[in-house]
Formats: sequence, C1' cells, structure tokens
RNA sequence: GUAGGAAUAGCUCAGAGGUAGAGCACAUGCUUAGAAUGCAUGAGGUUCUGGGUUCAAUCCCCAGUUCCUCCA
Repeated sequence: GUAGGAAUAGCUCAGAGGUAGAGCACAUGCUUAGAAUGCAUGAGGUUCUGGGUUCAAUCCCCAGUUCCUCCA
C1' cells in the first nucleotide's frame, strides 16, 4: 500500500429499522447461629466519533479513529 472484520453495562457478549438485553461482577432484602449456595429486587449505557437516508437508526450509506487478520 490492498482486502476483510471488530468497537453496545465494570468484564465477556447478544441484538440486523420501532425507544437495549443475558451471563458474571456490584448493592439491598429473605434464607442461616454465622457464612457459602439459593431466591427476590435494584443500580449501572451519549450503543467509538461526525455526517447522510428515514416519521423513526445500535441496525442501512459515507468519512474518520483505534484494534485484529489476510495479501504484497
């Protein structure tokens, strides 16, 4: 230089136009003599950035940033 891929909760990841979820972790309560386990509840998100399309964008299009892989 070329082609492809990834970026979403503290961590690992789903979600493929209609206002974002799971597991683990965290907090509170119940349970226990006390813990662990279990059960219930809760908090936690500018969906990488900026534009565009659309009534509506995490999702589609363009550009950029960082990272990974292939080719040279």

A computed fold for a 72-nucleotide RNA from Vicugna pacos, annotated as transfer RNA. Rfam family: tRNA. Rfam describes the family as follows. Transfer RNA (tRNA) molecules are approximately 80 nucleotides in length. Rfam links the family to the GO term triplet codon-amino acid adaptor activity. NCBI's taxonomy places the organism under Eukaryota, Metazoa, Chordata, Camelidae, Vicugna.